[in-house]
Context: one part of a larger RNA
RNA sequence: GGCGCAUGGUGGAUGCCUAGGCACAGAGAGGCGAUGAAGGACGUGAUAAGCUGCGAAAAGCCUGGAGAAGCUGCACGUAAGCGUUGAUACCAGGAUGUCCGAAUGGGGAAACCCGGCCCGCUGCAAGGUGGGUCACCCGAAAGGGAGCUAACCCGGGGAACUGAAACAUCUAAGUACCUGGAGGAAGAGAAAGAAACAUCGAUUUUCCAAGUAGCGGCGAGCGAAAGGGAAACAGCCCAAACCGAGAGAGCAUGCUCUUUCGGGGUUGUGGGACCACAAUGUGGGAGUCAAAGAUGAAGUUGAAGUGGCCUGGAACGGCCCGCCAUAGAAGGUGAUAGCCCUGUACGCGUAAACCGAUGACCUCUAGUGGUAUCCCGAGUACCGCGGGACACGAGAAAUCCUGUGGGAAUCCGGGGGGACCACCCCCCAAGGCUAAAUACUCCUCUGUGACCGAUAGUGCACUAGUACCGUGAGGGAAAGGUGAAAAGUACGCCAGGUGGCGAGUGAAAUAGAUCCUGAAACCGUGCGCUA
Numbered sequence: 001g002g003c004g005c006a007u008g009g010u011g012g013a014u015g016c017c018u019a020g021g022c023a024c025a026g027a028g029a030g031g032c033g034a035u036g037a038a039g040g041a042c043g044u045g046a047u048a049a050g051c052u053g054c055g056a057a058a059a060g061c062c063u064g065g066a067g068a069a070g071c072u073g074c075a076c077g078u079a080a081g082c083g084u085u086g087a088u089a090c091c092a093g094g095a096u097g098u099c100c101g102a103a104u105g106g107g108g109a110a111a112c113c114c115g116g117c118c119c120g121c122u123g124c125a126a127g128g129u130g131g132g133u134c135a136c137c138c139g140a141a142a143g144g145g146a147g148c149u150a151a152c153c154c155g156g157g158g159a160a161c162u163g164a165a166a167c168a169u170c171u172a173a174g175u176a177c178c179u180g181g182a183g184g185a186a187g188a189g190a191a192a193g194a195a196a197c198a199u200c201g202a203u204u205u206u207c208c209a210a211g212u213a214g215c216g217g218c219g220a221g222c223g224a225a226a227g228g229g230a231a232a233c234a235g236c237c238c239a240a241a242c243c244g245a246g247a248g249a250g251c252a253u254g255c256u257c258u259u260u261c262g263g264g265g266u267u268g269u270g271g272g273a274c275c276a277c278a279a280u281g282u283g284g285g286a287g288u289c290a291a292a293g294a295u296g297a298a299g300u301u302g303a304a305g306u307g308g309c310c311u312g313g314a315a316c317g318g319c320c321c322g323c324c325a326u327a328g329a330a331g332g333u334g335a336u337a338g339c340c341c342u343g344u345a346c347g348c349g350u351a352a353a354c355c356g357a358u359g360a361c362c363u364c365u366a367g368u369g370g371u372a373u374c375c376c377g378a379g380u381a382c383c384g385c386g387g388g389a390c391a392c393g394a395g396a397a398a399u400c401c402u403g404u405g406g407g408a409a410u411c412c413g414g415g416g417g418g419a420c421c422a423c424c425c426c427c428c429a430a431g432g433c434u435a436a437a438u439a440c441u442c443c444u445c446u447g448u449g450a451c452c453g454a455u456a457g458u459g460c461a462c463u464a465g466u467a468c469c470g471u472g473a474g475g476g477a478a479a480g481g482u483g484a485a486a487a488g489u490a491c492g493c494c495a496g497g498u499g500g501c502g503a504g505u506g507a508a509a510u511a512g513a514u515c516c517u518g519a520a521a522c523c524g525u526g527c528g529c530u531a
Stems, first nucleotide, its partner, number of pairs: 001530009015516001016481002020452002022449007029441002031148002039100003042055003046078002050074002061094005070082003105114003115134008136145003152183001153181005163170001167217001193200002204231005214222002235433003238377001242263010268411001270376004274370004283364003287361004293355001299348002305321001307320004322339002324328001330342003382406008392418001413428005468475002488515001491502004
């Protein structure tokens, strides 16, 4: 030196565990903000670096509720205190709430600097200090706005990589991204519809229709609708004609015009005005108020073995004997507990808010006939040119939107039925509102998992968006486990200290503090064999 056996160190794999994650389900909530938000800075403790809480009234103050023996956060030490005159902890409401931040008196390199006016305190004065107030936009005022916020929604703008095996039309895609706005949903919505000679009857979502009809350098690709099934269902209000009133203007002084308000009116078997007749009641409301009740914060009640023996450090295990169960969900307790504890089931209780049978008020609502005088949404419909949207790329290209130029009609009217024309059929544009079915989850509660178990699962189970890196935008970790209980090794010895040896605790100390288990690489020690 090698091999073997034994025994250690180092290291932190593996096993077990879970305080944290992940994905869903059902409910809830769907906003916060000038009464100063979100987010921060700085403070605040007897001791106090970090986290948490709080704000110069500073781990807190007041009131109400509920609760009951302990308490002064994580954080287990010491000190000093508090609490049955009800503390701590819990729920609700209130007070305080420095400075920055939309930040708003002015400025500013955020958390700082400097002011005006009114009032108070102080000072001889200069000045200091406390409270209030002073930005901008809309509005006559009252009042409102701004800023933040995970996704969902609707507008305004709007790529490229890529695919087409290159690439230009095309695709990716109206996606990403930028931007305006809103709501708990948004948008859409009561036919100038869809159809086809039969009809249906607002919108939205879904399954089928269907990868069909089509579109397409007819390439790559893009891709409907009707109709049928289902979810959910809800319909309404103006403008105008006409009537009345007020104001203004013109004048022929009782008429015309303009404008405001009230009545009227809302439709396509055309409707309404107008004239005549009839009728006063039925039903509805997406309103307001009251209200039984229901729901509802913290909470409360809550059955049955400290049974015997055995093993063990410990019984929740084994054997034997009992009991409860509208409760055998779950967690904890020195091992595996229906009956030990917290709970669980059935019940009980409650402020505010929300809901709300019912009632009152308010509000909306109908008929018949006649005439053919009036009204029925205008720079609109429609047309030319240029674009865009429609599954549809200019195509035979209807339909919808509109930049530009032209430019109608009022029911004997007008639009559509995929060029266009006729017949036929359907429908009334150029004003507006409208729940539900649908989309989403920053957040709250309850529950579930052929989801993870510390190189996994969130980047973060731990002082994590921390430490650290970067001028910056930004990037971004590692790091869990003594034990049932600290019982965390009194005392002695070696000693400068770390540490160790005894002793002691403990079931165990090779469980002794980066302490469960403790693999391998790597490094030793002892013995044997061998050169």
Molecule: large-subunit ribosomal RNA, domain I
Organism: Gemmatimonadota bacterium